[in-house]
Context: one part of a larger RNA
RNA sequence: UUAUAUUGAAGGAACUCGGCAAAAUUGCUCUGUAACUUAGGGAUAAAGAGUACCUAAUUAAAUUAGGUGUCACUAAAUAGGGGGUUGCGACUGUUUAAUAAAAACUUAGGACUCUGCUAAAUGGUAACAUGAUGUAUAGGGUCUGACACCUGCCCGGUACUGGAAGAUUAAUAGGAUAUAUUUUUGUAUUGAAUGGAAGUCCCAGUAAACGGCGGCCGUAACUCUGACGGUCCUAAGGUAGCGAAAUUCCUUGUCGGGUAAGUUCCGACCUGCAUGAAUGGUGUAACGACAUCCCCGCUGUCUCCAAUAUAAACUCA
Repeated sequence: UUAUAUUGAAGGAACUCGGCAAAAUUGCUCUGUAACUUAGGGAUAAAGAGUACCUAAUUAAAUUAGGUGUCACUAAAUAGGGGGUUGCGACUGUUUAAUAAAAACUUAGGACUCUGCUAAAUGGUAACAUGAUGUAUAGGGUCUGACACCUGCCCGGUACUGGAAGAUUAAUAGGAUAUAUUUUUGUAUUGAAUGGAAGUCCCAGUAAACGGCGGCCGUAACUCUGACGGUCCUAAGGUAGCGAAAUUCCUUGUCGGGUAAGUUCCGACCUGCAUGAAUGGUGUAACGACAUCCCCGCUGUCUCCAAUAUAAACUCA
């Protein structure tokens, strides 16, 4: 000096990106226990009291009564720190074997779509197999993701489904015309009109299909604002909700709360650069080695370091 342990005056997070690490709590018995809630939970909530040994009372456990000792009785060891707010995800579960455990994946539930059985779908050149010794309350695919309240408008584009009058259109059918060769009946080329499938154009439908969801100008008895009006464009112009948000650039927006002091946090406002409804929207009890902020307790994290033990380094022998 390092590693691993132990202890520490006063203070107690002032450390730090951040209480990381450490400390603290811990068993059992009894008392007691809030908001909220899906009435199950939350809950070991929180907060408190007791705890050894001897004798006796009745059998065991336990309790009661009396007594004994210590600074200290779950006397060593083993054995939750707690509370409040918000975000995300309902939950248990799964995952990057060896840098990521999560808000990612899954999930029950919801929806759309395909499939009538030699099913669709998948593997295989095929035979065949899975699906399934199943049969639409079944099976495949896609999206969403418990529950509660909901899920608005747009079919112009792309996609899918249906339609079939017309247009277009391949091989092919057709064979006008023209050419070459010719002694010739010929032979060899050329190939117009016309007919000709699906598809495409076309006509409809479908958004829990891919997706999309405006601009300018004026206007009310101070000012401001603009319910109202005008106009242009569009397939339709963003509804309910939520909103400086895991989304807000300007931005440390403004106001309020918390602190002596708060770029974070919580509650509002709405001027949404660039929110928004199963690419789900908004809430939500319970749950979380998730993320944020605050408080109590606790401490060598720190003010500010010190000592001890063990091991190594180092010096000497």
The part of an RNA shown here (large-subunit ribosomal RNA, domain IV) has 317 nucleotides and comes from a Fusobacteriaceae bacterium. The full RNA is in RNAcentral, with records from ENA. The organism belongs to Fusobacteriaceae, within Bacteria.